[in-house]
Context: one part of a larger RNA
RNA sequence: UGACGGGGGCUCACACAAGCGGUGGAGCAUGUGGCUUAAUUCGAAGCAACGCGAAGAACCUUAUCCUAGGUUUGACAUACACGGAUUAGCUAUAAGAAACUAUAGUGACACCUUUUAGGUGGAACGUGAACAGGUGCUGCAUGGCUGUCGUCAGCUCGUGCUGUGAAGUGUCGGGUUAAGUCCCUUAACGAGCGCAACCCUUAUCGUUAGUUGCUAACAGGUAAUGCUGAGGACUCUAGCGAGACUGCCGGUGUUAAACCGGAGGAAGGUGGGGAUGACGUCAAGUCCGCAUGGCCUUUAUGCCUAGGGCUGCACACGUGCUACAAUGGCAAGUACAAAACGAAGCAAUACCGCGAGGUGGAGCAAAUCGCAAAAACUUGCCCCAGUUCGGAUUGCAGGCUGCAACUCGCCUGCAUGAAGUUGGAAUCGCUAGUAAUCGUGGAUCAGCACGCCACGGUGAAUACGUUCCUGAGCCUUGU
Repeated sequence: UGACGGGGGCUCACACAAGCGGUGGAGCAUGUGGCUUAAUUCGAAGCAACGCGAAGAACCUUAUCCUAGGUUUGACAUACACGGAUUAGCUAUAAGAAACUAUAGUGACACCUUUUAGGUGGAACGUGAACAGGUGCUGCAUGGCUGUCGUCAGCUCGUGCUGUGAAGUGUCGGGUUAAGUCCCUUAACGAGCGCAACCCUUAUCGUUAGUUGCUAACAGGUAAUGCUGAGGACUCUAGCGAGACUGCCGGUGUUAAACCGGAGGAAGGUGGGGAUGACGUCAAGUCCGCAUGGCCUUUAUGCCUAGGGCUGCACACGUGCUACAAUGGCAAGUACAAAACGAAGCAAUACCGCGAGGUGGAGCAAAUCGCAAAAACUUGCCCCAGUUCGGAUUGCAGGCUGCAACUCGCCUGCAUGAAGUUGGAAUCGCUAGUAAUCGUGGAUCAGCACGCCACGGUGAAUACGUUCCUGAGCCUUGU
């Protein structure tokens, strides 16, 4: 100087408390460990690994992970030497699981010439030698990127001063703040990286612009509808502006910084949300995104192919989904979103099918057309039961995608109807349009979502407080 303390003081945070809902018990989904296996490819390991890399393993992907077949200048790149032919491509045949091999036919491009043809050259083919290749090892050789402490308020420098020196001071003290935020004091005076602000979005208004959006007035028309003329008022869209600054008033305070209350206002003291992550820490993670040193490999640890595996199942753990019901289930009726996406696409009306779906194809490169809501609400039934709860499992019959659903996809109908009656110790999230609950969309994607990322609908309870648990900041003390 730091770090640590079951030392002290001050302060903060869904840290506790006050509440609401979960996990831990059940079934299933998914990841991991273990076991098994010819193989169950590899990585990630307290918080900060475990619905993680993987925004999607039937083949491909896929990694020789396994079995088997094949190949050796190679699937891919550059350049060289030599060689002989018409090689590439296309078609057909044969063996084969395919890769590939063999045979036959056809036969491309450029230039020159005495154009039935000949010659040369590039590419291709073969041979040789340089080299290619490696998801092989080392993240403790590295770059880059990322996680974490933590959006915590800290981390430093120049000059000066103090100290023999390491170093200190500034950065301490008194107030104050979300903040090393600001004020005052002051051997310090200044400055930098962080904080804040500048950026995006949302909440209000004005203005500009009215099409594909809107419809108040006028007119026309329909079974009905902004449907049409028309209009820019309104909503909305998207550009430009305004607006919030402790600006105003009262009180407290040191006449300060600031705090408390109030007015006005759509919004009030950082308005809400996001992006933004200082010096550093963990030899944290990644050589399987990419790049890269070294090492290893080179008829194999490279490359091609078929099939299998990554999906195995006495078990254990994590993360989720669905439930155990009456604030519910079922049936019928009937409203209201936002944000996305759409051409090898989204697909309406109509018809067929109990349904998944099929036929068909209007319209739409989309504020124009389409995908396209649920909970809520109304009426009726159920009457507390392992049930009209719950839907696992299994059988049969089907649909869709795709060369192909056996291993190993999703969906539908009929039948079947398991566990489960609110969950031990323990443990997690959340302070407001939040939790809880209800659906919707997107990426990946032929197909496959209970995951992820986004969107709106309905919409709470509680916070006395900081003694305690956890983590963090400043000062101080012991080592």

This is a predicted structure of a 479-nucleotide part of an RNA (small-subunit ribosomal RNA, 3' major domain) from an uncultured Planctomycetota bacterium. Rfam family: Bacterial small subunit ribosomal RNA.